Predicted 3D model of a 72-nucleotide RNA (transfer RNA) from an Alphaproteobacteria bacterium. Its Rfam family is "tRNA". Rfam's curators write: Transfer RNA (tRNA) molecules are approximately 80 nucleotides in length. Lineage of the source: Bacteria > Pseudomonadati > Pseudomonadota > Alphaproteobacteria.
[in-house]
RNA sequence: AGGAGUGUAGCUCAACGGUAGAGCACCGGUCUCCAAAACCGGGGGCUGGGGGUUCGAAUCCCUCCACUCCUG
Numbered sequence: 001a002g003g004a005g006u007g008u009a010g011c012u013c014a015a016c017g018g019u020a021g022a023g024c025a026c027c028g029g030u031c032u033c034c035a036a037a038a039c040c041g042g043g044g045g046c047u048g049g050g051g052g053u054u055c056g057a058a059u060c061c062c063u064c065c066a067c068u069c070c071u072g
Base pairs, nucleotide, nucleotide: 001071002070003069004068005067006066007065010024011023012022013021018055026042027041028040029039030038048064049063050062051061052060
């Protein structure tokens, strides 16, 4: 320099263009002499930034940023 991929909750990951979810973690409760485990419940996201298409975008298009890989 050229090409490809990834970016969503604290972490690991889902989500045919139609109300953003799960597991773990965290908080509360039940249980226990206490704790752990188990069970029940709860909080937490402007979906990396900006623009475009669309009635509607995490999803499609453009651009920028970060990271990973390939080629030279």